[in-house]
Molecule: glmS glucosamine-6-phosphate activated ribozyme aptamer
RNA sequence: UGUUUAAUAUUAGCGCCUGGACCUUUAAGGUUGACGAGGAUAGGAGAUUUUCGAAAGAUUCGGCGGAUGCUCCUACGUGUUUCCUACACGAACUUUGUGGCAAAUAUGAAAGUGAUUUCAAAACAAAUACACAAAGAGGGAAUUAU
Numbered sequence: 001u002g003u004u005u006a007a008u009a010u011u012a013g014c015g016c017c018u019g020g021a022c023c024u025u026u027a028a029g030g031u032u033g034a035c036g037a038g039g040a041u042a043g044g045a046g047a048u049u050u051u052c053g054a055a056a057g058a059u060u061c062g063g064c065g066g067a068u069g070c071u072c073c074u075a076c077g078u079g080u081u082u083c084c085u086a087c088a089c090g091a092a093c094u095u096u097g098u099g100g101c102a103a104a105u106a107u108g109a110a111a112g113u114g115a116u117u118u119c120a121a122a123a124c125a126a127a128u129a130c131a132c133a134a135a136g137a138g139g140g141a142a143u144u145a146u
Stems, first nucleotide, its partner, number of pairs: 014065004019061001020032005035053003041075006076090005082141004093136007107120005
């Protein structure tokens, strides 16, 4: 220095790079390759461009792997007074309205021949969740009534 094995820790717009783009000493090297917000009942199977906006204005292009999400089935649970059924959903019914919440870019400093990288302080979103308000939710049984 390389290979193999084992253990521990870390990541989820997370990790990696043989394409492309860009830089350099033209030979081979190097740089970049998602900015945050949001996101888990359990098991099995499936599919794979899978929510929201900001920046930029072909590169956040393209490829590989993964996380979360999505669809179906089952179980458990939540909601419509209680129970059964039906329906919808998942910390939990549907619809509508109001409220409210970033980081990068840019800027400044430092490093590098350069592409670019690191740090710093301040500003500006939307959706989901959350909070408040309004309207609505089948059939049957019980019941003074709901």